[in-house]
RNA sequence: GGGGUGUUAGCUCAGUUGGGAGAGCGCCGCCCUUGCAAGGCGGAGGUCAUCGGUUCGAGCCCGAUACACUCCA
Numbered sequence: 001g002g003g004g005u006g007u008u009a010g011c012u013c014a015g016u017u018g019g020g021a022g023a024g025c026g027c028c029g030c031c032c033u034u035g036c037a038a039g040g041c042g043g044a045g046g047u048c049a050u051c052g053g054u055u056c057g058a059g060c061c062c063g064a065u066a067c068a069c070u071c072c073a
């Protein structure tokens, strides 16, 4: 320098019809317990990497850029 894959909650990751933004763990509150853990119930938490485009509508399609991993040279 060129190719490929990835980027979504604090962490690890789902998200295929293009129309609801989610799960587990973690965090907070309540219940339960003599107390702790476990368990039950509820809650907070999001620039879907950035910019632009397509579309009535984009996490999802297209382009550029950034970063990470990987292959080739």
Base pairs, nucleotide, nucleotide: 001072002071003070004069005068006067007066010025011024012023013022019056027043028042029041030040031039049065050064051063052062053061